[in-house]
This is a predicted structure of a 262-nucleotide part of an RNA (large-subunit ribosomal RNA, domain VI) from a Planctomycetota bacterium. The sequence was found in a public genome assembly. It matches the Rfam family "Bacterial large subunit ribosomal RNA". The coordinates come from a structure-prediction model, not an experiment, and the mean pLDDT is 84. The source organism's lineage runs through Bacteria, Pseudomonadati and Planctomycetota.

Context: one part of a larger RNA
RNA sequence: CGUACGAAACUUGAAGAGGAUCAACUUUAGUACGAGAGGAUUUAGUUGGACGUAGCUCUGGUGUACCAGUUGUCACGCUAGUGGCACGGCUGGAUAGCUAACUACGGAAAGGAUAAACGCUGAAAGCAUCUAAGCGUGAAGCCCUCUCUAAGAUUAGGUUUCGUAGCUUUUAAGCGAAAGUCCCCUGAUAGACGAUCAGGUUAAUAGGCCAGAUGUGUAAGCACCGUAAGGUGUUCAGCUUACUGGUACUAACGGACGAAAG
Repeated sequence: CGUACGAAACUUGAAGAGGAUCAACUUUAGUACGAGAGGAUUUAGUUGGACGUAGCUCUGGUGUACCAGUUGUCACGCUAGUGGCACGGCUGGAUAGCUAACUACGGAAAGGAUAAACGCUGAAAGCAUCUAAGCGUGAAGCCCUCUCUAAGAUUAGGUUUCGUAGCUUUUAAGCGAAAGUCCCCUGAUAGACGAUCAGGUUAAUAGGCCAGAUGUGUAAGCACCGUAAGGUGUUCAGCUUACUGGUACUAACGGACGAAAG
């Protein structure tokens, strides 16, 4: 820009893409077959490998904004308590998120037309013959079935809902404005950027604050015991990032576009 008014939402599916896997074991059965050795087609079930999709409840990893222990040295005048540097100094744990080795699920079943192959009827050729006319069975393969994209599918589809209109000048333009949309702003269940999604004061969108959860593991100070290192009590304390709920304290200010003289 088009889809012959402008919008919002939900859809149909022409067409395209993806997927399609393999093995072992039990049973049928030591059966059919075979002199024996050996040893099935098939049926029903189970498990696993690789692959794929999704996820973080569990098991773990990471987690340089969390907690604790600890060495050396420097600083805060000193003690105590903290902080800087030394691979995050080292060590032990760990929330959210991300993640696999973890968890869940998938390949199926059904249908159609067929290949090789096997048949029915059957002439040419009084017989025979699956073929010449005609009709069947038949594969991990083909088309569907399953998943995804999809009406620029210009053959541009369908359904529902919302909007109906004023002023100036009047050939035709301009202004304002509806449903609605965008810029802008606060952000994340989204993300390279666009986009998507949640919101923009009639507001819980982010930050802050409050409460909780989680993690760490019993803070500092004081008191008591001990010559001291240290221990005990106050104290399952203190601190606590990304999690949950609440609360307008801070920031979501401000602007633009937008319809038929059919």